[in-house]
Context: one part of a larger RNA
C1' cells in the first nucleotide's frame, strides 16, 4: 500500500451521475393512525409508551386424579392489582421493517436474455374481430396415420388489444377480405377455314429416237393453323376499418391593438372528434409562467406555437402492487469536510 472487519470529536449528503456503499430501524403488548379507495384495502401507515428480578394478590381459561353426583385434589396458562429491589443500559446477547410526499410506466401474482440486460419487455384474467357443422377448421405428414379430441360453436383454431372505470369519432378512393353475376378479357381442350412439305400423274419444252427437263399437282402421310366454342381469375358492381391503412392548404374579416366565432377559394376517399399535450413523443428548447432551492438543463403544476399525440400498433384516468424509473423531504450515518486508530489477512524485506 491492498483486502476483510471494527470504532470515531464537530458537522451531517457539503460526497456522487445518483445516499452507490454503510449506518439508522427492528421483538412483544398497549395507544394511535391521513389523503385516497375498486370499501377489500391503504396499514406494521405515520407517530408514541411499556418491557428485568423478588414477594404478594389474582379475574378467567386448559389438562387431569378420585367420586354416581354435588364436589374435592393436582398441575399448567394467565390479563390485572399492591409492595419491594438493581444496573449506564431489562426485546441487556443473537436473530430481527428505516419512513414519508409526488410523478411517469405497467393493473395485479407470475415469465424472460443458463454465463454482462428482470424491465416500461413477455404472459395474464377481461374485450373484439375472424375461421370452423365434425372424416370440423388448423397443424405434423410422401402416404398411411396422428394432434385438434375420445372435444362438438358456453367448443376448437388464428389475429389484435390487455384488470377496472369513462369511452373508442370521420374515411371503403388504394390494398386485402366477403358477396355478386350482366358485360369485357382469358388457359388447356374442342374446332379445322386456310397454308407449307412430300408425289402417282402431268400440260409444256429439248431431242430423229432412246430419253431428258418439267410449271402444275390427286389420294395418303406429315408440319402448321384462322373463325367459333371454352371455367375460375382479373376488369366490373356492392359490402367491410377492434381488416392493411388514411384523417389538408391558401386568403380575408370584429369600433385601440391582438385574435378570429364568420366568409371566400383550391384539393381530397375523408380532412384528427372526445380526451391528452415541451409528453418514455417538443427540433427550435434550459419554450413561457408558477412551485420547490440561497442558487434547479432534472422534478411538479399550468399554458398550447402538437418540428412529428390521439382513440383496441387503443385514448384518458385509476385504488392496490413493483429487488423496476424520476424528483423532493424526515431520520441516519466516515459518502464527504479529512482523515485517524485498532484488528485479521495479503503484499514487501530478512532468515
Nucleotide at each position: 500500500u491492498c483486502c476483510g472487519c471494527a470504532u470515531c470529536a464537530a458537522g451531517g449528503a457539503a460526497c456522487u451521475c445518483g445516499g452507490c456503499a454503510a449506518u439508522c430501524u427492528a421483538g412483544a403488548c398497549a395507544c394511535g393512525u391521513a389523503a385516497c379507495u375498486u370499501c377489500g384495502g391503504g396499514a406494521g401507515a405515520a407517530g408514541u409508551g411499556u418491557c428485568g428480578c423478588c414477594c404478594u394478590u389474582g379475574a378467567g381459561g386448559g389438562u387431569u386424579g378420585c367420586g354416581c353426583a354435588a364436589g374435592u385434589g393436582a398441575u399448567c396458562c394467565g390479563a390485572g392489582g399492591g409492595g419491594g429491589u438493581u444496573g449506564c443500559a431489562g426485546u441487556g446477547a443473537a436473530a430481527g421493517g428505516g419512513c414519508c410526499c409526488a410523478a411517469a410506466c405497467g393493473a395485479c401474482u407470475g415469465u424472460u436474455u443458463a454465463a454482462c440486460a428482470a424491465a416500461a419487455a413477455c404472459a395474464c384474467a377481461g374485450g373484439u374481430c375472424u375461421c370452423u357443422g365434425c372424416g370440423a377448421a388448423u397443424c405434423u405428414c410422401c402416404a398411411a396415420a396422428g394432434a385438434g379430441a375420445u372435444g362438438u360453436a358456453u367448443a376448437g383454431g388464428g389475429a389484435c388489444u390487455g384488470a377496472c372505470a369513462c369511452c373508442u369519432g370521420c374515411c371503403c378512393g388504394g390494398u386485402g377480405c366477403u358477396g355478386g353475376a350482366a358485360g369485357g378479357u382469358u388457359a388447356a381442350g374442342a374446332g379445322g377455314a386456310g397454308g407449307g412439305g412430300u408425289u402417282a400423274g402431268a400440260a409444256g419444252c429439248c431431242g430423229c429416237a432412246a430419253g431428258g427437263c418439267g410449271a402444275c399437282g390427286a389420294a395418303g402421310c406429315u408440319c402448321u393453323g384462322a373463325a367459333u366454342u371454352g371455367a375460375a381469375g382479373c376488369c366490373c358492381c356492392a359490402g367491410u376499418a377492434a381488416a392493411c391503412g388514411g384523417c389538408g392548404g391558401c386568403c380575408g374579416u370584429a369600433a385601440c391593438u391582438a385574435u378570429a366565432a364568420c366568409g371566400g377559394u383550391c384539393c381530397u376517399a375523408a380532412g384528427g372528434u372526445a380526451g391528452c399535450g415541451a409528453a418514455a413523443u417538443u427540433c427550435c428548447u434550459u419554450g413561457u409562467c408558477g412551485g420547490g432551492u440561497a442558487a434547479g438543463u432534472u422534478c411538479c403544476g399550468a399554458c398550447c406555437u402538437g418540428c412529428a399525440c390521439g382513440a383496441a400498433a387503443g385514448g384518458u384516468g385509476u385504488a392496490a402492487c413493483g429487488a423496476g424509473u424520476u424528483g423532493g423531504g424526515c431520520g441516519c450515518u466516515g459518502u464527504c469536510u479529512c482523515g485517524a486508530u485498532g484488528u485479521g489477512g495479503a503484499g514487501c524485506u530478512c532468515g

This is a predicted structure of a 351-nucleotide part of an RNA (large-subunit ribosomal RNA, domain IV) from a Nitrospirota bacterium. Taxonomically the source falls in Nitrospirota (Bacteria, Pseudomonadati).